Predicted 3D model of a 1518-nucleotide RNA (small-subunit ribosomal RNA) from a Clostridia bacterium.
The sequence was found in a public genome assembly.
Rfam family: Bacterial small subunit ribosomal RNA. Rfam links the family to the GO terms ribosome and structural constituent of ribosome.
[in-house]
RNA sequence: GAAUUAAGAGUUUGAUCCUGGCUCAGGACGAACGCUGGCGGCGCGCCUAACACAUGCAAGUCGAACGGGGUCCUUUUAGGAAGCUUGCUUCUUGGUUGGACCUAGUGGCGGACGGGUGAGUAACACGUGAGCAACCUACCCUGGAGUGGGGGAUAACAUCUGGAAACGGAUGCUAAUACCGCAUAAUAUCGAGAGUCGGCAUCGGCUUUUGAUCAAAGGAUUUAUUCGCUUUAGGAUGGGCUCGCGUCCGAUUAGAUAGUUGGUGAGGUAAAGGCUCACCAAGUCUGCGAUCGGUAGCCGGACUGAGAGGUUGAUCGGCCACAUUGGGACUGAGACACGGCCCAGACUCCUACGGGAGGCAGCAGUGGGGGAUAUUGCACAAUGGGGGAAACCCUGAUGCAGCGACGCCGCGUGAGUGAAGACGGCCUUCGGGUUGUAAAGCUCUGUUGAGGGGGACGAUAAUGACGGUACCCCUUUAGAAAGCCACGGCUAACUACGUGCCAGCAGCCGCGGUAAUACGUAGGUGGCGAGCGUUGUCCGGAAUUACUGGGUGUAAAGGGAGUGUAGGCGGGGGUUUAAGUUGGAUGUGAAAGACCGCGGCUCAACUGCGGGGCUGCAUCCAAAACUGGACUUCUUGAGUGAAGUAGAGGCAAGCGGAAUUCCUAGUGUAGCGGUGAAAUGCGUAGAUAUUAGGAGGAACACCAGUGGCGAAGGCGGCUUGCUGGGCUUUUACUGACGCUGAGGCUCGAAAGCGUGGGGAGCAAACAGGAUUAGAUACCCUGGUAGUCCACGCCGUAAACGAUGAUUACUAGGUGUGGGGGGACUGACCCCUUCCGUGCCGGAGUUAACACAAUAAGUAAUCCACCUGGGGAGUACGGCCGCAAGGUUGAAACUCAAAGGAAUUGACGGGGGCCCGCACAAGCAGUGGAUUAUGUGGUUUAAUUCGAAGCAACGCGAAGAACCUUACCAGGUCUUGACAUCGAGUGCAUAUCCUAGAGAUAGGAGAAGCCCUUCGGGGCACUCAGACAGGUGGUGCAUGGUUGUCGUCAGCUCGUGUCGUGAGAUGUUGGGUUAAGUCCCGCAACGAGCGCAACCCUUACUGUUAGUUGCUACGCAAGAGCACUCUAAUGGGACUGCCGUUGACAAAACGGAGGAAGGUGGGGAUGACGUCAAAUCAUCAUGCCCCUUAUGACCUGGGCUACACACGUAAUACAAUGGCGCUUAACAGAGGGAAGCAAUACCGCGAGGUGGAGCGAAACCCUAAAAAGCGUCUCAGUUCGGAUUGCAGGCUGAAACCCGCCUGCAUGAAGUCGGAAUUGCUAGUAAUCGCGGAUCAGCAUGCCGCGGUGAAUACGUUCCCGGGCCUUGUACACACCGCCCGUCACACCAUGGAAGCCGGUAACACCCGAAGUCAGUAGCCUAACCGUAAGGAGGGCGCUGCCGAAGGCGGGAUUGGUGACUGGGGUGAAGUCGUAACAAGGUAGCCGUAUCGGAAGGUGCGGCUGGAUCACCUCCUUU
Repeated sequence: GAAUUAAGAGUUUGAUCCUGGCUCAGGACGAACGCUGGCGGCGCGCCUAACACAUGCAAGUCGAACGGGGUCCUUUUAGGAAGCUUGCUUCUUGGUUGGACCUAGUGGCGGACGGGUGAGUAACACGUGAGCAACCUACCCUGGAGUGGGGGAUAACAUCUGGAAACGGAUGCUAAUACCGCAUAAUAUCGAGAGUCGGCAUCGGCUUUUGAUCAAAGGAUUUAUUCGCUUUAGGAUGGGCUCGCGUCCGAUUAGAUAGUUGGUGAGGUAAAGGCUCACCAAGUCUGCGAUCGGUAGCCGGACUGAGAGGUUGAUCGGCCACAUUGGGACUGAGACACGGCCCAGACUCCUACGGGAGGCAGCAGUGGGGGAUAUUGCACAAUGGGGGAAACCCUGAUGCAGCGACGCCGCGUGAGUGAAGACGGCCUUCGGGUUGUAAAGCUCUGUUGAGGGGGACGAUAAUGACGGUACCCCUUUAGAAAGCCACGGCUAACUACGUGCCAGCAGCCGCGGUAAUACGUAGGUGGCGAGCGUUGUCCGGAAUUACUGGGUGUAAAGGGAGUGUAGGCGGGGGUUUAAGUUGGAUGUGAAAGACCGCGGCUCAACUGCGGGGCUGCAUCCAAAACUGGACUUCUUGAGUGAAGUAGAGGCAAGCGGAAUUCCUAGUGUAGCGGUGAAAUGCGUAGAUAUUAGGAGGAACACCAGUGGCGAAGGCGGCUUGCUGGGCUUUUACUGACGCUGAGGCUCGAAAGCGUGGGGAGCAAACAGGAUUAGAUACCCUGGUAGUCCACGCCGUAAACGAUGAUUACUAGGUGUGGGGGGACUGACCCCUUCCGUGCCGGAGUUAACACAAUAAGUAAUCCACCUGGGGAGUACGGCCGCAAGGUUGAAACUCAAAGGAAUUGACGGGGGCCCGCACAAGCAGUGGAUUAUGUGGUUUAAUUCGAAGCAACGCGAAGAACCUUACCAGGUCUUGACAUCGAGUGCAUAUCCUAGAGAUAGGAGAAGCCCUUCGGGGCACUCAGACAGGUGGUGCAUGGUUGUCGUCAGCUCGUGUCGUGAGAUGUUGGGUUAAGUCCCGCAACGAGCGCAACCCUUACUGUUAGUUGCUACGCAAGAGCACUCUAAUGGGACUGCCGUUGACAAAACGGAGGAAGGUGGGGAUGACGUCAAAUCAUCAUGCCCCUUAUGACCUGGGCUACACACGUAAUACAAUGGCGCUUAACAGAGGGAAGCAAUACCGCGAGGUGGAGCGAAACCCUAAAAAGCGUCUCAGUUCGGAUUGCAGGCUGAAACCCGCCUGCAUGAAGUCGGAAUUGCUAGUAAUCGCGGAUCAGCAUGCCGCGGUGAAUACGUUCCCGGGCCUUGUACACACCGCCCGUCACACCAUGGAAGCCGGUAACACCCGAAGUCAGUAGCCUAACCGUAAGGAGGGCGCUGCCGAAGGCGGGAUUGGUGACUGGGGUGAAGUCGUAACAAGGUAGCCGUAUCGGAAGGUGCGGCUGGAUCACCUCCUUU
């Protein structure tokens, strides 16, 4: 200077932050599967059964080592035969000379390379770096020396012979570069000696003297040589051995080891070595993980990753191991040998049954296994290998081809133009949109393909499997070449139909129960593209094992505490060293791969060359700051001494008083005791109570205190003895002696266990009594272990500050305990300091809560522990324990969460404050009776439907005889009772008759369409199809409307501020109000919807206006408008005034004035929202359903039923009353034309006749009633009026089912209403009548109106509802919540288990193959020695040690299975209870013991992770 270099998302909640798991997006693959598939290049291709293999091939070669044999030719010769040209030719037999070729055998070299596979192996196997003074190395290279002379055999071959075969046996012959002596020989080897140099202990090198020992082979030939042979030295190459470092998991594997460790000696090997043997010694390895078990070939590299790492070890390359399993050696330079040998085992094959043969983990190929992996191909042309002098031969190494989208790379399936935006498809709001320039059409091109022609490089002479291939040229037709997946979010891409928690989807969250962008299909869209998806595996994301780079108060996580071993870490100064550290140099770090650059195939993939790099290891040199080592020194860390000091520190002994209980005695009499209330229990045999005396055990009131001591557990009357630790002061001493601490050791509450004591009180278990649905509990009465002591175990607790130990640093303030110092006359007070122990608080930290010098802050050291929830602190195993049990401590399976803190709500049998006819105080009721009415139930052909706690039930319905009417029975209609469109007609519409229950059907039949701008329109009928119609379903698809909390005072927003955030603040607080009403304060300031006010009405009044109203005019007419009234507009009331209280406020209380006084009374008015509240039957409406019926019409019936239950009312039960009389008085608000109806007459009456007046301040309804007077005198009555009979009236086609009213008669229940419960606070309750809507007729209902007109409220403890604040919460569908355990059923995995069946590795013993080694009495024996006999040597046989497989045995370990059994998990709406979450209704939890169907209960000790109230102490503020 340049280059390279790091992404997140979904899912726990109502929401939030955090913790934490699960899941996804990326890349890769020797892959497989599904759908699809044009071409080429380069690669790759049994990952499973190291399972078994048919067939062919994969290692031979050399005749120039050798003797033979064969074929052919040749030289020569001896025979025979035939032909005839009678000495020639041909053929043939035997010999001979030379040559060419082939060859079984002997011999040489090579078969130890190349090729395959990964079973074994956790090891010097591999990697890396060293060493061998402890070694070998054929062929090859270089140098020196030599190659003389002999000998004896043996294959082949021949003959005989065994055997089915494989394969032999005997006799005889023969050669060599086969074998064996002899000679010669060194710088070879060995022995002895001298010298010199070096080193690393034994030792090594060199020089020199001497002795001994050991060699050889020839072949070819053109006679030039050349290839060999022997010995020696050196090199090169290849190996062998040793060492440092690195190299998986398990401690539920902790001890292992007898040739084991070392020594001496010997043997063995190429070579060191217990490698082997004899003897001696008793060592060696191991917590820095031995041994054992599991798994695994190792590396260069590959994949991934920002990197560090993690995973992996196909193809290519290096090393190792193996070759059917196990053992063994032989040969050889090299093997304990893939295509060699021997033996044993298993398997397969042949067999004449005697015996033999075999080894694809070489290349092809077959079967098998498996989700899955290719041709029984061509060639030695190239590269390389073996043999050979060479030619050449061999080579499934190799080069190529074939098959496979298995991977990477490249190309193509056309390009341009083309809007009537075609057809078709899909959607649609029916207008259109989209597919879409896409297609068609027009103009071009020819990559690839097909056909034809030419034609390489690879080989610079010959030789080409590939291959007539690559490549080039020509011709030819847009023709032959596009799919796959996805479309809810993550994640790019949307609609329709079908389906209806079904079918199905799904990586996670999750979709689907009638409007599915999530299922299936279609259209469209998105992505990639000869591929696309899925599955599997690895890395990443995951900082989710954290070296880089995490944590442990409450989320998982600090050991119960100490002491101390190993280990880790460690104060100041100096000298030295150089292990760590740093720098430089050298060697190595193979090639390939990766990176950079430049090249070659048209590009790329692929590949060639060059460069850098390979972060490592080793050696040498240097530096000396830091760490380490050595030495020395220091005092501040640590310790010791001295002087003091506080203390429930520990152990032992003794002593004391109060209280409980018991015993004795006295007094005394009927109860005591206990509880929410009781009972069990005790007591007239004298209790309880009380007095005195005594006994015994246990515990120590007050002091007492977030006081003290101790490591923790823990420790509390007093005295004494013994004893540990702390603190303060201190110019004494030592001189880093320190910190932490895996294992180890010790201590360790309560409960529990053992032995022996003791036993007052208390008290698990147990018994009884209560409570309760039950009550194995809570409460009560008793009561045993135990609690106490001694000794010994146990070893756990919410053993907690849920906070390991040590050291240092980092604002303050205020208490308290112990000590010291200063100042002071002073014990007080004050200042200061050290050690403890609390609170508040700043910075900082924290997810927040909180912590904050006693840190959870900032740093350092060491230890312990955590890695999603459940399963589970369980199972198995080990260790400990007398037992109970403790400690260590999994997995299968299952879920997508489980958690922490904080927030907003909701809830609480939590708390505080406040309000309301909520309670209380009152009045009148309901619940009892009869009737009316509604509902349930029942009934029915139908009793249509809806409404369901408050907030359904005199509700929809402001009025069911028909109609209504939706229901039932029967009879009818089918484009329809009703609407629109098309065509046609104008007989449409009246009226009458017949049949019928009617709808309807048939018939008779008068008149005869209307409007018009002349286009047509209106009306009616007929026909056809689109469609009508539905009070059918869904109020959980909806609109609209309504109820309710509630006329409660609340619900929100903007900006700001605080908080990571949800959120908070405002809106809380102090007062006050009917009120979030107002005032004050305040990090809030403002605002909106609500409250209030504005509106209507009523109460007073002014003004104006007055007819139908009114009248101060005697009446009428008329006049007038003061009054009443009417109706329009004003005024008036605002805590405005006074006083008191209050905070100088708001406001409250009292008062004045006033018609009215504190929102004057009443109404209308209903915030954000809750209840999937009500209504599809008011209406509207999506979707679904019916269509000669679920539509429409008609008659009749039903909605009115009736054992019963409930709600709401009416009338009563009587004297505050009934009845009669006075017809005398006083209202308000309404209604009236198909109407209200007066005066009059008739009727006892309902009513009738009749009709004045009035569309109404005029006329009518219209009489108001309670009131007053008289009578009745407490009775089922002169109360009450139900029920029933008779006679009538009215409405209406029609009062039977089923209307109302009248008169006469009848005269039921009922004598004030159980539990319970409703309304009402003033013109109210109560009581009295009047009107209206609906309506032909039919209110005891509903909606209104006025008359008369009360009682009571101390007050807020309680019930109900509501508001605000606060608190707890495991609730958020929000307590009608959540949730625990047994039992029952189904499924799943798992533990135990009498046993049963295997596997593995060792051990003891037996047997003992092949074979090496050793021995050798038997037999055999060519070379050498010897005249010979014989010897040396050798072979066979035999024996011994070792020894594989096998046998047998007892254990170990690991799997499978197992009647039965244990718990666990998961399941739809099962059973029993209610344990936990709120004070969860007995606070909960921990340990332990005990009991119980179960959750669980109880005892003892502990914790707060307990609510509430009170007290003490401390703190903050004033």